[in-house]
RNA sequence: AGAGUUGUAGUCUAGGGGUUAUGACGCCUGUUUUGGGAACAGGAGAUCGAGAGUUCGAUUCUCUCCAACUCUA
Numbered sequence: 001a002g003a004g005u006u007g008u009a010g011u012c013u014a015g016g017g018g019u020u021a022u023g024a025c026g027c028c029u030g031u032u033u034u035g036g037g038a039a040c041a042g043g044a045g046a047u048c049g050a051g052a053g054u055u056c057g058a059u060u061c062u063c064u065c066c067a068a069c070u071c072u073a
Base pairs, nucleotide, nucleotide: 001072002071003070004069005068006067007066010025011024012023018056027043028042029041030040031039049065050064051063052062053061
């Protein structure tokens, strides 16, 4: 320098045009326990990397940029 993949909660992850954006770990509260852990019940936490475009409607499609990773030179 060229090409490709990915970017969603503290971490990991599903969702590929319309529904309250899914689940696990973690966090908070309660029950249980002498206490802790485990178990059970409940709860909070995301405006989906940034900007623009298409559309009645964008996490999803298109373009530019940013970041990480991979391949080639």

Record summary:
Transfer RNA from a Nitrospirota bacterium, 73 nucleotides, folded computationally. Model confidence (mean pLDDT): 80 of 100. Rfam family: tRNA. Rfam classes the family as a transfer RNA.